[in-house]
RNA sequence: UAAUCAUCUGGCGAUGAAGUCCGCCAUAACCGCCUUAUCCGGGCUGAUGACUUCUGUUUUAUC
Numbered sequence: 001u002a003a004u005c006a007u008c009u010g011g012c013g014a015u016g017a018a019g020u021c022c023g024c025c026a027u028a029a030c031c032g033c034c035u036u037a038u039c040c041g042g043g044c045u046g047a048u049g050a051c052u053u054c055u056g057u058u059u060u061a062u063c
Base pairs, nucleotide, nucleotide: 009026010025011024012023013022016054017053018052019051020050021049032044033043034042035041
């Protein structure tokens, strides 16, 4: 100096918040899908990584 491992801490998981669990990363993790030529262009789904609750949005019914 580089690599690997362990511990602690922190960060992240396509649109908000809280709790629990899971996974990933150490300057990386992460930055949705389809089509098109990898580009331009066009089309589509979801507030979750998963579960529960709240808020927002959409559809239907009732008052």
Molecule: Fluoride riboswitch aptamer (crcB RNA motif)
Organism: Methanoregula sp.